[in-house]
RNA sequence: CGGGAUGUGGCUCAGUUUGGUAGAGCGUACCGUUCGGGACGGUGAGGUCGUGGGUUCGAAUCCCGUCAUCCCGA
Numbered sequence: 001c002g003g004g005a006u007g008u009g010g011c012u013c014a015g016u017u018u019g020g021u022a023g024a025g026c027g028u029a030c031c032g033u034u035c036g037g038g039a040c041g042g043u044g045a046g047g048u049c050g051u052g053g054g055u056u057c058g059a060a061u062c063c064c065g066u067c068a069u070c071c072c073g074a
Stems, first nucleotide, its partner, number of pairs: 001073007010026004020057001028044005050066005
């Protein structure tokens, strides 16, 4: 320098196929249960989807650029 993959709550990931309310598990806060703790049960908080633009009535999803990490080639 060229090609490819990945990027989504604190962590690990789904959702992209087919554009239409952003989800799950773990963790966490509170409550219940217990003599207390753990386990279990209930409720809640937490992400404008790496980033900047574009298309569209509507974008995590489509298009272009860009950043980070990894892989392959030169």
This is a predicted structure of a 74-nucleotide RNA (transfer RNA) from an uncultured Erysipelotrichaceae bacterium. The prediction has a mean pLDDT of 81. The sequence was found in a public genome assembly.